[in-house]
Molecule: small-subunit ribosomal RNA
Organism: Microgenomates group bacterium Gr01-1014_16
RNA sequence: AGAGUUUGAUCCUGGCUCAGGAUGAACGCUGGCGGCGUGCCUUAGGUAUGCAAGUGGAACGAUUUUCUGAUGGUCGCAAGACUGUUGGGAAGUAGUCGCAGACGGGUGAGUAAUGCGUAGGAAUCUACCCUUUGAUGGGGAAUAACUUGGCGAAAGCCGGGCUAAUACCGCAUAAGUACUGAGAGCAAUCGAAGUAGAAAGGCCUUAACCGGUCGUCGAAGGAGGAGCCUAUGUCCUAUCAGCUAGUUGGUGGGGUAAAAGCCUACCAAGGCUAUGACGGGUAGCUGGACUGAGAGGUCGGUCAGCCACAAUGGUACUGAGAUACGGACCAUACAUCUACGGAUGGCAGCAACUGGGAAUUUUGCGCAAUGGGCGAAAGCCUGACGCAGCGACGCCGCGUGGAGGAUGACGGUUUUCGGAUCGUAAACUCCUUUUGUCCCGACACAUGUCGGGAAGAAUAAGCACCUACUAACUACGUGCCAGCAGUCGCGGUAAUACGUAGGGUGCGAGCGUUAUCCGGAUUUACUGGGCGUAAAGAGUUCGUAGGCGCCAUGUGAAGUUCUGUUUGAAAUACCAAGGCCUAACCUUGGGACCGGGCAGAAGACUCAUAUGGUUUGAGUGGGUUAGGGGGUACUGGAACUGUCGGUGUAGCAGUGAAAUGCGUUGAUAUCGACAGGAACACCAAGGGCGAAGGCAGGUACCUGGGACCCAACUGACGCUGAGGAACGAAAGCUAGGGGAGCGAAAGGGAUUAGAGACCCCUGUAGUCCUAGCCGUAAACGAUGUACGCUUGAUCCUCGGAUUUCUUCCCGGCUUUUGUCGGGAAGAGGGGGUCGGAGCUAACGCAUGAAGCGUACCGCCUGGGGAGUACGGCCGCAAGGUUGAAACUUAAAGGAAUUGACGGGAAGGCGCACAACCAGGGGAGCAUGUGGUUUAAUUCGAGACGAAGCGAAGGACCUUACCCAGAAUUGACAUGCUACCGUUUAUUCUGAUGGAAACAUCGGAAAAUCCAACGUAAGAAGGAUGGUAGCACAGGUGUUGCAUGGCUGUCUUCAGCUCGUGCCGUGGGGUGUCGGCUUAAGUGCCGAAACGAGCGCAACCCCUGUCCCGUGUUAAAUACUUCACGGGAGACUGCCCCGCCGUUUGGCGGGGAGGAAGGAGGGGAUGACGUCAAGUCAGCAUGAUCCUUAUAUCUGGGGCCACACACAUCCUACAAUGGGGUGGAACAAUGGGUUGCCAAGCCGCAAGGCGGAGCUAAUCCCAGCAAAACACCCCUCAGUUCAGAUUGGGGGCUGCAACUCGCCCCCAUGAAGAUGGACUUGGUAGUAAUCGCGGAUCAGCAGGCCGCGGUGAAUACGUUCUCGCCUUUUGUACACACCGCCCAUCAAGCCAGCAAAGUCGGGGGUGCCUGACGUUCGCCAUUUUGGCGGAAGAGGGUAAACUCGGCGAUGAGGGCUAAGUUGUAACAAGGUAUCCCUAGCCGAAGCUGGGGAUG
Repeated sequence: AGAGUUUGAUCCUGGCUCAGGAUGAACGCUGGCGGCGUGCCUUAGGUAUGCAAGUGGAACGAUUUUCUGAUGGUCGCAAGACUGUUGGGAAGUAGUCGCAGACGGGUGAGUAAUGCGUAGGAAUCUACCCUUUGAUGGGGAAUAACUUGGCGAAAGCCGGGCUAAUACCGCAUAAGUACUGAGAGCAAUCGAAGUAGAAAGGCCUUAACCGGUCGUCGAAGGAGGAGCCUAUGUCCUAUCAGCUAGUUGGUGGGGUAAAAGCCUACCAAGGCUAUGACGGGUAGCUGGACUGAGAGGUCGGUCAGCCACAAUGGUACUGAGAUACGGACCAUACAUCUACGGAUGGCAGCAACUGGGAAUUUUGCGCAAUGGGCGAAAGCCUGACGCAGCGACGCCGCGUGGAGGAUGACGGUUUUCGGAUCGUAAACUCCUUUUGUCCCGACACAUGUCGGGAAGAAUAAGCACCUACUAACUACGUGCCAGCAGUCGCGGUAAUACGUAGGGUGCGAGCGUUAUCCGGAUUUACUGGGCGUAAAGAGUUCGUAGGCGCCAUGUGAAGUUCUGUUUGAAAUACCAAGGCCUAACCUUGGGACCGGGCAGAAGACUCAUAUGGUUUGAGUGGGUUAGGGGGUACUGGAACUGUCGGUGUAGCAGUGAAAUGCGUUGAUAUCGACAGGAACACCAAGGGCGAAGGCAGGUACCUGGGACCCAACUGACGCUGAGGAACGAAAGCUAGGGGAGCGAAAGGGAUUAGAGACCCCUGUAGUCCUAGCCGUAAACGAUGUACGCUUGAUCCUCGGAUUUCUUCCCGGCUUUUGUCGGGAAGAGGGGGUCGGAGCUAACGCAUGAAGCGUACCGCCUGGGGAGUACGGCCGCAAGGUUGAAACUUAAAGGAAUUGACGGGAAGGCGCACAACCAGGGGAGCAUGUGGUUUAAUUCGAGACGAAGCGAAGGACCUUACCCAGAAUUGACAUGCUACCGUUUAUUCUGAUGGAAACAUCGGAAAAUCCAACGUAAGAAGGAUGGUAGCACAGGUGUUGCAUGGCUGUCUUCAGCUCGUGCCGUGGGGUGUCGGCUUAAGUGCCGAAACGAGCGCAACCCCUGUCCCGUGUUAAAUACUUCACGGGAGACUGCCCCGCCGUUUGGCGGGGAGGAAGGAGGGGAUGACGUCAAGUCAGCAUGAUCCUUAUAUCUGGGGCCACACACAUCCUACAAUGGGGUGGAACAAUGGGUUGCCAAGCCGCAAGGCGGAGCUAAUCCCAGCAAAACACCCCUCAGUUCAGAUUGGGGGCUGCAACUCGCCCCCAUGAAGAUGGACUUGGUAGUAAUCGCGGAUCAGCAGGCCGCGGUGAAUACGUUCUCGCCUUUUGUACACACCGCCCAUCAAGCCAGCAAAGUCGGGGGUGCCUGACGUUCGCCAUUUUGGCGGAAGAGGGUAAACUCGGCGAUGAGGGCUAAGUUGUAACAAGGUAUCCCUAGCCGAAGCUGGGGAUG
């Protein structure tokens, strides 16, 4: 210090989220030690038990026990025992008395000021303490205790009697005390005289006095403490705007320690408030704590200061001090005891219990230290405090070992199988002992601290994370499941995101999570933001308070600045030093505490002031002037509609097309007359006026504002403007008029799937006027008002002196000079356009700023919920204004970019349309597909771009499907183990069963190679082979959405990109654009571009002409044809004319030459990419599934089914034809040895016999052709057309022709007479027509691939259809229009609103009652008292107010992969959209009126 997240990408706006720090924390997992801190944040709920405030015998009497002294008595020999009297000491007990229980300790309920913080003040009190001073004389009456009587369960109470004091009361005296106060003085004040008015003793010492000490009393002062007052600061809310009767002040009186309405009587009517009174909510305040760069924000636990409270409410007493936590009284609630009559209690002290809660400790030890109370002291008391215990709750420190150690062990994980990694980690060797354990000693106790010693690496590591942010990656499992998640988001079979493991990263006795605060967040902006389009300028003006304000001078000194001084408690924080081994922690010192007060100084600026001044701001005055500025009255013509009359006849009107409607009762049309209402053509203009809304025929009257010129007058009179006031389109409302046209609603007609709309015909409110409401609009320049400053260009409008200035033009007069009149340009005001700097996210703004500055106001803070609810105010209503929350969501949004798209625009191309030719769609048949059927009808292909497609050929095979049978290391590959092996391999063959495969049983022939060892002969063994077993084979099973490869399509369309440069914040742009041109991003010119690449073209093949070479075969030979090979040729090259555009380029026309003329014709060649296009069944391949089966073999069947639908062909419907005849003509490409097959013969024919030739320019298919040509017949008919179907008979292939082949002959002779909507191909050797060949193949061709023969018609042209290319425009689309998206309805869930009512809380008010205590008055007084009144807690009651809980139901809202209905919006979104308003409608919405352009 930033990062992630809106988009296809970009910049901006803007929210959400994260990384940091912190905590009195809690939860999960884990847990060795020590030090220092810290620990009921919730029920100020309730509490058993113990303790937390006593002390003084040196104030007092009594009493108990004990010790001791003196002195008696009785008994006893004595020791001694018992019992008295009187002293002293010690320890207690209850009481009187004194002091302390007002401190210390707890808690934070209340309190928004009776509080607290800071700074001051005067009208006060003060026990104990300190200082000074003076006293302490003399008397008296009681009362507890004790004793006695009585009552009561108890608590306790009431009598009689005795007694003491530092208890109580008088007397005397005293004060610098208090009171009264003659008198003096203007007053402040001084003050004669008078009155009132104290005390207490104890102890020590002494023989006693004296003395000492502690007390007591009076007075003065101090210190500390307490009370009171003032100023200032101190949270949120205006959906709280008015509050207040002791209220504000005065006088008299009372009262207090003390000022005061503190209380009371009377008088006056004040006091507070927009600088926020009053009300509501929340809250103890501060020093400080956390965070932050700071400014700030949040918090106030521990420690310290202040306050408040002590079960709840009230009250006083005592006292120096209390309205008293461990005192009193009363009321209330709760609890306990009870003999039922009454009593008692208050842990928010320390522990502890219970309850609540996510959650917070021991019924510990000690007064040794510090401090407090009492005491002369010893001492006693002290849950204050000091210690210990529990809790990783926090901070800090230490440890869990250190050094060496590579066969890089075992094992785990992973792997490309080589290895890699855990990893010097371990083992192992050496060393050390913090901590822990044990033993001993010293410190109130102690488990603690300190010191000494022993053994022993021992007693000691976890938690979270590993997609990005964010450090850290692999394997397996799972398969939108389980789950994760702070945000974006992961998971649908290869998950670094889930779970586990290995590895890694981070921190470490902790680590994570949750909650909360600050930060990041400049995201409330003082420091430090904004408002044209992102949220945001009020519709406009006037104006109050307030804020701000011109020039010069004097004075003052409030702000301001400076100096001095005082305060800002300590602790905390900072700096320094020091103490615990260090640190945390603690101690000391310093500065700081950024603030406040007081005194003084300065005089720049602000301010105040001068019965002051100036004129430039502002205003007045005089002159001139433009204008739909406003109001009232009168008035005009055109048009329209109606009424009357005339003429006149069948239509009119209306639309995309129609219909409703009007019209023969005479419309429309036309002429004349009359009536009525509303609006004002031309002028008229991005022109004028007005604050805005807005304003338009003419005339008159009334009236507001502006501009210019002059510079006479006033002399800062100014700017802005919270509240407030006025004006304010349209619609709408009230009342009364008016009503021609238009026209919400309504009715009808159309359109449509529907049409509550768009279109049409009618038509009511309304639109108009008068009076009054309403107060809103896209009320917009989406731009607040005022002032100043800052380069320019140009247009419109208003004014302007001519006495003066400068220049120019025209005209009149004049001889000239000149003069007169008119005009143009120049200073000012207003309205526009373009553009520079600057600004801006960009778009854009740009002297009328969105630039640079000043003053003041208004407004904004993610989207939705919502401009909604509730409340207030306004309104007749409609509604307006002010204006939330719960909940929900990660975006919503602005500008610009690239695409895609548009029922947007422009240009261009294509057999795309048009023109022409021939077809399809109708029939029959063939083939394919769907569907249906079936045991199976195997599978794939599905708009174009599936459908005579994979399949260049399904009878078996193929074959993948079905039925049945058979077999299981397998039909096929490799390897290993065991066995057999001179009769096994191999070949031939028989029998039985069987449909075959196969099973069982035989027969014959018949081996080969290598070879240790060995001289050799020979030979263990091995291979080929079989059997058995193990690895494995196999799969046309799945996934083309895991893939490779290949292919289709856009498309043979002209596009797709790159480098450098330039422009832009950027995405990107430029280049690739514009003009012309081309088949072409083909080329030329221009241009911030210059070049390049993949495509285009060319290079390649065939073909057309010629040349050269070669010459098997063919032709009798030659020329030559032909075949093969190589080359030439064409380039708008040449000439003329025209056009674009000028010189280079291009196009068009004509010509020459040429076989060919403008790419000669055809082919091959397919850029970047698109469609998750097609193919796992051609092949390959990941993953997955099957393994006596989803693999393999065999027989049979099926792929050939058939109510039907579609696609592609064939053949026809006939005369441009059919048949026949005989005649007779002309090809090319190809193929052939498992082959093509000649001649000849047989058969009507298919074909058969036959066997020559040919491995092919030689032979054969094949003398190859058929249309064409010639002649004859047929004569328009279901025919001499057409040939389906069927019967019979044959042929060929093949193990096999039934399902299910092809061909021939005879017979049969169906539909069909040119085909609806719609639709296909073709631009020349093309269409059409005619036949021929080949692949596949035993056989099978109407299909496919090729070949040649004959051989047309038409193209005006680009409006339209389809497709494509380029540019431009709009966009809310980017999965890209098969897009996006709105509303109702239906379902589920959620929160809030309203609601009959119901329940509860709060603070007041009226009335009734009224405890204890206080106070006032009266009475009685020996005392206690009695009576009456006042205020008064509490209780009761009544009507309201206010806040909240629940609530049948109601109306909206939000959320929720795949519900319903439509299609409102985004493109001209198919009726442009939106705003206000009114009506209407299932819903989005539609329509009317006015407005905006977004």